[in-house]
RNA sequence: UUUUUGGAGAGUUUGAUCCUGGCUCAGGAUGAACGCUGGCGGUAUGCCUAACACAUGCAAGUCGAACUAGCUCUAGCGCAAGUUAGAGUGGGUGGCGGACGGGUGAGGAACACGUAAGAACCUACCCUUUGGAGGAGGAUAACUGUUGGAAACGGCAGCUAAUACUCCAUAUGCUGAGGAGUAAAAGGUCGAAAGGCCGCCAAGGGAUGGGCUUGCGUCUGAUUAGCUAGUUGGUGAGGUAAAUGCUUACCAAGGCGACGAUCAGUAGCUGGUCUGAGAGGAUGAUCAGCCACACUGGGACUGAGACACGGCCCAGACUCCUACGGGAGGCAGCAGUGAGGAAUUUUCCGCAAUGGGCGAAAGCCUGACGGAGCAAUACCGCGUGAAGGAUGAAGGCCUGUGGGUUGUAAACUUCUUUUCUCAGAGACGAAUAAAUGACGGUAUCUGAGGAAUAAGCAUCGGCUAACUCUGUGCCAGCAGCCGCGGUAAGACAGAGGAUGCAAGCGUUAUCCGGAAUGAUUGGGCGUAAAGCGUCUGUAGGUGGCUUUCCAAGUCUUUUGUCAAAUCCCAGAGCUUAACUUUGGAUCGGCACGAGAAACUCGAGAGCUUGAGUAUGGUAGGGGCAGAGGGAAUUCCCGGUGUAGCGGUGAAAUGCGUAGAGAUCGGGAAGAACACCGAUGGCGAAAGCACUCUGCUGGGCCAUUACUGACACUGAGAGACGAAAGCUAAGGGAGCGAAUAGGAUUAGAUACCCUAGUAGUCUUAGCCGUAAACGAUGGAAACUAAGUGCUUGGGCCGCGAGUAAUCGCUGCUUGAGUCCUGUAGCUAACGCGUUAAGUUUCCCGCCUGGGAAGUAUGCUCGCAAGAGUGAAACUCAAAGGAAUUGACGGGGGCCCGCACAAGCGGUGGAGCAUGUGGUUUAAUUCGAUGCAACGCGAAGAACCUUACCAGGGCUUGACAUGCCACUCUUUCGGGAGGUCAUGGUGAAAGCCAGUUUAGGACACAGGUGGUGCAUGGCUGUCGUCAGCUCGUGUCGUGAGAUGUUGGGUUAAGUCCCGCAACGAGCGCAACCCUUGUCUCUUGUUGCAACUUUGUUGUUAUCGAGAGAGACUGCCGGUGAUAAGUCGGAGGAAGGUGGGGAUGACGUCAAGUCAGCAUGCCCCUUACGCCCUGGGCAACACACGUGCUACAAUGGCCAGGACAAAGAGAUGCAACCUCGCAAGAGCAAGCCAACCUCAAAAACCUGGUCUCAGUUCGGAUUAGUCUCUGCAACCCGAGACUAUGAAGCCGGAAUCGCUAGUAAUCGCUGGUCAGCUAUACAGCGGUGAAUACGUUCCCGGGCCUUGUACACACCGCCCGUCACACCACGGGAGCUGGCUAUGCCCAAAGUCGUUACCCCAACCGUUUGGAGGGGGAUGCCUAAGGCAGAGCUAGUGACUGGGGUGAAGUCGUAACAAGGUAGCCGUACUGGAAGGUGCGGCUGGAUCACCUCCUUU
Repeated sequence: UUUUUGGAGAGUUUGAUCCUGGCUCAGGAUGAACGCUGGCGGUAUGCCUAACACAUGCAAGUCGAACUAGCUCUAGCGCAAGUUAGAGUGGGUGGCGGACGGGUGAGGAACACGUAAGAACCUACCCUUUGGAGGAGGAUAACUGUUGGAAACGGCAGCUAAUACUCCAUAUGCUGAGGAGUAAAAGGUCGAAAGGCCGCCAAGGGAUGGGCUUGCGUCUGAUUAGCUAGUUGGUGAGGUAAAUGCUUACCAAGGCGACGAUCAGUAGCUGGUCUGAGAGGAUGAUCAGCCACACUGGGACUGAGACACGGCCCAGACUCCUACGGGAGGCAGCAGUGAGGAAUUUUCCGCAAUGGGCGAAAGCCUGACGGAGCAAUACCGCGUGAAGGAUGAAGGCCUGUGGGUUGUAAACUUCUUUUCUCAGAGACGAAUAAAUGACGGUAUCUGAGGAAUAAGCAUCGGCUAACUCUGUGCCAGCAGCCGCGGUAAGACAGAGGAUGCAAGCGUUAUCCGGAAUGAUUGGGCGUAAAGCGUCUGUAGGUGGCUUUCCAAGUCUUUUGUCAAAUCCCAGAGCUUAACUUUGGAUCGGCACGAGAAACUCGAGAGCUUGAGUAUGGUAGGGGCAGAGGGAAUUCCCGGUGUAGCGGUGAAAUGCGUAGAGAUCGGGAAGAACACCGAUGGCGAAAGCACUCUGCUGGGCCAUUACUGACACUGAGAGACGAAAGCUAAGGGAGCGAAUAGGAUUAGAUACCCUAGUAGUCUUAGCCGUAAACGAUGGAAACUAAGUGCUUGGGCCGCGAGUAAUCGCUGCUUGAGUCCUGUAGCUAACGCGUUAAGUUUCCCGCCUGGGAAGUAUGCUCGCAAGAGUGAAACUCAAAGGAAUUGACGGGGGCCCGCACAAGCGGUGGAGCAUGUGGUUUAAUUCGAUGCAACGCGAAGAACCUUACCAGGGCUUGACAUGCCACUCUUUCGGGAGGUCAUGGUGAAAGCCAGUUUAGGACACAGGUGGUGCAUGGCUGUCGUCAGCUCGUGUCGUGAGAUGUUGGGUUAAGUCCCGCAACGAGCGCAACCCUUGUCUCUUGUUGCAACUUUGUUGUUAUCGAGAGAGACUGCCGGUGAUAAGUCGGAGGAAGGUGGGGAUGACGUCAAGUCAGCAUGCCCCUUACGCCCUGGGCAACACACGUGCUACAAUGGCCAGGACAAAGAGAUGCAACCUCGCAAGAGCAAGCCAACCUCAAAAACCUGGUCUCAGUUCGGAUUAGUCUCUGCAACCCGAGACUAUGAAGCCGGAAUCGCUAGUAAUCGCUGGUCAGCUAUACAGCGGUGAAUACGUUCCCGGGCCUUGUACACACCGCCCGUCACACCACGGGAGCUGGCUAUGCCCAAAGUCGUUACCCCAACCGUUUGGAGGGGGAUGCCUAAGGCAGAGCUAGUGACUGGGGUGAAGUCGUAACAAGGUAGCCGUACUGGAAGGUGCGGCUGGAUCACCUCCUUU
């Protein structure tokens, strides 16, 4: 000094995590559309669809100074007809322009466009230079006449002019090698004239515009791989403005293509525009450049220029006119109409400006253009007021009822006037000397008026700023993704409030971004998608060291160019901005110069390290062929020998008295090669193993020598390629898909068994695939170590041997092959010199899941099939690794009356009781595996009671409040009770006796629903030993560690160790009870008697307070620990026994009927009262019990010993009566006093004698007792009589480990009574057994697998059935496109012509030159025929696929998923699937081996 200003993420897979990966969102943009809303101005923009069809008007004319009519006007002359001159208008001829301007984007993938070059060309008007314009001629339109036609438009005859046309002359041009040949011209106007101006012809130059050629760039598809005959080149001829196969004849056989030809699809290209940090991606409206097109197709004419948007001819489709003969037309110009569509404007004004055409000019024309109109379509600007104003008004909404919010917002006060309305003034644009303004009385200015005229839209679960109420109740609905809604919805709808933007706001559509999600910048491929099965090698890509040259790449620099506009920077003009405008500028592209020479390429010369060759060694299941061998199996023959063999979880099929199996001998056949043998060897991989021989490939090591980069990789291509399978010929012992039979099973197309065919083997050929795996392409270089194994080389030492040589130890150096591991990498797992590390080169492959490796097409194959390989549709995931749980018909350790060892039961009988079921008017309800079922219910005759039938009541049986009424300070009255009475009723009740007590409303009430809305309480795992936290550490993280490990315990109890150190809830202990003792105390207890009332308190007992037990002591063991075993002492010994005590949590466990309670429901009833009934039914099934089946017993008689309880509506002694239940009378006791109260088993004696009994007591009959209002349904008890089943219980199953089981009685609650054999307690008598942890069940810890996480009651596969959706095949059918061949052939150019015709020139005589017509030839649009290719639609039927709250069949997979799974292949089966052969670990478990680590 210059340059640079630029990059954000989020949601969603999971119980949680990290990653991969898709989907979605936030941003910007638009020629937009739709919904709601809408004040003003400026500037832009406005058929994206049907290149669909168009009514009407306009969009290209002009020139009288080229010519000639006609008409009009003026003037002169003339009597007039008329004529002369001038002016205007104007038909036709003629000139110039209609090739510009304007529109559209159909076609076209091409020199069309862009960019940069080029040579063989043309160019009216314009500029410039030079020269020229001499002579002559014949026609013709208009017009006139006639004639055809409906019209459009013509025919014939006649007249006429030119800057129209023709000829001659002339020529610095053209042609040709030369001789020579050949091509021009026009005048008009002004002027009195001179002359001027406008024209004309030829030639040269310029400018402008155009034609042509070339390099490079320019979409998709290979499921389009070969294309091409004028095709490629040459020669001759023709043709063009011009080069050229542009055309033609002949000759040659070329040309293009994997760097993508050809074919198919799509598309106007560019400057630019949008987006993006950029690189890129998308796009091609408006403006500008180019191209193409003009109803569709073809064609030429004219012209400087066209194959011509508002020209011509022909063909076709369509529309219109018609007299039916024939004609007319082309809005993709401006407006406008219809149609299409989500959708796009006025049939406006003006030539005033800018520009264009003609003209000498005036001027005329100009839907180009300038303007206005319509549209919030976009961008920009302005406004809808400003200041003050608390009683924080009213209203709304919310509320915890206190208040909060809307909210200074409003009202109200003061002020302002952009905008608005009215009035006045009033432009620039006009270029002038003057005239000329569509816009427009517009912009702008001034004045007056008055807050006046002016705010909406969307959103408020997260992403994403913004929250509440009400309604609704998986309905209605929302939704961009995740997802909301099943009665308390911040997600639906409404409201209040809030947030965002604002004359707009949302939605939809599309593009870019985010998306590093196609990755050049800037991704990947062990397990997530992804390495070809392996090798050889072509093209291509890449390539060692030194040096010289060159300069293609590369770098520096100059010049030209990349139109303008746009973008950017600095200014300027509109009040600002948008907008307009002036100047400037970067990077980059292409082309041409000049230079540099490091690197790459190229050319040359060398080198030896890469690579290769030679030589000498070396290991090996490398390959091919041949020969040989033994063991085993099966079969055959023979001998011995007799009844079984075989097979399985157990069996059966099968074999066997016709002699199997067993055993011995002999023979035959085929296949495979034990031990050695090993994460040991070889090979590219597939793969390769008895021994020997022959042939043969590769590797490695060593040594010197040679070649001199010869290399690496490798698209296509080629070769090899397990098993299965195929073809042909052999072979066939064993094994063995299919198949058959037997089992198993609900079934068993399986697993198991008996047989057994293809096949397995050989030869020749095919196939070409595998979990062809290290799930890891090849090559090269570099980067710590360590221990192994295989195989070479070198050195030192030792040993053996005469020596050659061999062996051993150590060190070292190659090649190969395992393991551990540093750095580093990785999402993690893991990899780690054999990389998944750090770099380079080349190839292959991936881009969400499913559909699908399917369809279709093509190639290969005998077939099976292989290779290549989609889409519609559908989902928001699919997936990898790791974590915590849970689970496993996984493993290890441990515990428990879990098993085992025992004792006694249940299941059989009768009865009791509960439940199910059934029944019923009702049999009220709940509880339902363990953890419902003698449960709620510690007691249903009424009541209870909730159920049923019938009858009644309606502010109610019960609560609070209000109004009325009554009473009012001590009396009266009422309720209630009692007495007496009548009527009625089943009763409650009602009426009377005997007087008020009413009313309306809020409400009461509900055992109605929801235990899945809840509180509380409870059960269960489980009295199992667990459940967690803080700090630290490890891990990206979820998480881990602690809590795991070694011991030990009843115990996460304790000890030791340890990246952990501590702590909490649980365990234990503290509490109660029981067992021993001490002390204190002493009635009603106890004891003693002087025995009817005194004494004592030692002991028993009661109460209270203490002591005691802690592995404390000893020994063994253990690690010197914790502890454990044994012992001592002790009443008790290792938590002494028992109880209470229940961690974090699980089961939406149970209970709304115990209580409480949200919400819903009923309100003359789902509330309340009453009588009767029911809860008690009874074919049956189950649970829990009682009593038994008897002699360890029953019965009779006598006798003994408890504990703990209860008692006033009570317990009740004694006495009397009754056979008894009980009755009567009546002491005592509010209880250590009295009573219930008798304990029973037991003991003693007697009897019974094995039987349905003197067992057993059900059932039934009769007579009674008690309770109660009442024992019929439906109570208990007593006595007498009756005397059922049952003789120890199938499968199965329960309890219990010591004062336990078993057995025996006693008490209590509830309760009038009782169904109690239940439940809760109490004591008496009082055992057996435990080897042990294999198994069953449950639980705890560790570990492992997992596709589970609602957690195995999980997940999940396939057929079938139903509904819907898209797609494939399909006899075909109908279109479109493309090319080919043939036929026909319009218009037309070119050619031919012997027919016809003709003014100019020649000749004049017919004629010639030349032209026209007709005819004809080539080409050719449309049309026709034929067979093809591609493509679209449709199609009876058919195939699979996808999706779908609750369909059927099984259970294939995930755990060892109950037969490990999977891959390839073959067969087979309703289906998942099964089986055979080979392969893989992405298999659990156990064992062994190898290796590693540590010592």
Molecule: small-subunit ribosomal RNA
Organism: Pedinomonas minor